[in-house]
RNA sequence: GAGGGCCGGACGGCCGCUGGUAUCGUAAGGUGCGAGAGGAAAGUCCGGGCUUCACGGAAAUACGGUGCCGGAUAACGUCCGGACGGGGCAACCCGAUGGAAAGUGCAACAGAAAACAAACCGCCGAUGGCCCGCAAGGGAUCAGGCAAGGGCGAAACGGUGCGGUAAGAGCGCACCGCGGUUCUGGUAACAGAAACGGCAUGGCAAACCCCACCGGAAGCAAGACCAAAUAGGGGCCGCGCAUGGGCACAUUUCCGGCUCUGCGGCCCGGGUAGGUUGCUAAAGUUGGUUGGUGACAAUCAAUGUAGAGGAAUGGCCGUCCAGUCUUCGCAAGAGGAUGGACAGAACCCGGCUUACAGGUCCUC
Numbered sequence: 001g002a003g004g005g006c007c008g009g010a011c012g013g014c015c016g017c018u019g020g021u022a023u024c025g026u027a028a029g030g031u032g033c034g035a036g037a038g039g040a041a042a043g044u045c046c047g048g049g050c051u052u053c054a055c056g057g058a059a060a061u062a063c064g065g066u067g068c069c070g071g072a073u074a075a076c077g078u079c080c081g082g083a084c085g086g087g088g089c090a091a092c093c094c095g096a097u098g099g100a101a102a103g104u105g106c107a108a109c110a111g112a113a114a115a116c117a118a119a120c121c122g123c124c125g126a127u128g129g130c131c132c133g134c135a136a137g138g139g140a141u142c143a144g145g146c147a148a149g150g151g152c153g154a155a156a157c158g159g160u161g162c163g164g165u166a167a168g169a170g171c172g173c174a175c176c177g178c179g180g181u182u183c184u185g186g187u188a189a190c191a192g193a194a195a196c197g198g199c200a201u202g203g204c205a206a207a208c209c210c211c212a213c214c215g216g217a218a219g220c221a222a223g224a225c226c227a228a229a230u231a232g233g234g235g236c237c238g239c240g241c242a243u244g245g246g247c248a249c250a251u252u253u254c255c256g257g258c259u260c261u262g263c264g265g266c267c268c269g270g271g272u273a274g275g276u277u278g279c280u281a282a283a284g285u286u287g288g289u290u291g292g293u294g295a296c297a298a299u300c301a302a303u304g305u306a307g308a309g310g311a312a313u314g315g316c317c318g319u320c321c322a323g324u325c326u327u328c329g330c331a332a333g334a335g336g337a338u339g340g341a342c343a344g345a346a347c348c349c350g351g352c353u354u355a356c357a358g359g360u361c362c363u364c
Stems, first nucleotide, its partner, number of pairs: 001364007009320007017036002020033005038342001042353002045351005050219004063215005068082005083097001084095004098210002103208002105204002120150002122146003127143002130139003158176006177199001178197002181194005223277004233268007242261001244260004284303008321340001323338006
């Protein structure tokens, strides 16, 4: 340097807080005993149990999620083992790692050109034309050829070398890369080999999309039960019974009808406050054995470990211990001061992520 585990103040006294239990008390309450936060209780990011709602079953579509392969698991986006790619001298670390030959789309700036290629500088100008020359030949570059070199860019239509050529070019060859085919090894991802192909539609799917698999929604303030006072609702009985309101007929009046309104008693049901439950025995914890490379599984033994609810788990003091600073001292040591991080259960579990003073152990 790398990987991983454990601890994360100790002891005592006093005063409180929340449950439990024993006892005293009619009760309110008193007294005794015993228990009372974490490795992350956090973020609420995944997965599950449980509950309610919806729902005949299954499938499809939409939407969302996951995405190399195999395994573990109740399940997972987690974990284990492996493959591939990248980083590191190394131990080791990191990776949204299916499909770009189904289709659509995108690529700022720069650049000639960003995808059925193209030509700014450059190279050539063999061939045809032009100029010089008697000629051999030479010259410039009009047509034209090239993409080797330069330049631009995150990325430029395989790389290196030899041959080849006017210059060049997979144009030819060798090696490397790539592609599909066959064989071999492997459960698979994949790896290796052989011969073939002159190289073919480069990149982006954390753009749409395609493929495979998974997913109903909301959450303990879920939900269940008991249930007061007051107000209001319904029913029945009794009393009161008008000078009242409303309704029907086009309107008005009258008559008649129906109905509402008062007081008392009893009963019913809903809801609120409040109380009980859900609530902590749990995919529990610890240790051993066996199987497995491992995650883990099986089995045996031991153990019983917060349960509040506007929310207890706290405060003070003393003695000490790491650590830090400092004085004296050559040193050994002695004295003084300071002093413990991140953080606080809220139905429960499995993970992930994030925070964390300091100490300690193991492996490489």

Model confidence (mean pLDDT): 77 of 100. Bacterial RNase P class A from uncultured Micavibrio sp., 364 nucleotides, folded computationally. The RNAcentral record of the sequence draws on MGnify. The model forms 93% of the base pairs in the Rfam consensus. NCBI's taxonomy places the organism under Bacteria, Pseudomonadati, Bdellovibrionales, Pseudobdellovibrionaceae, Micavibrio.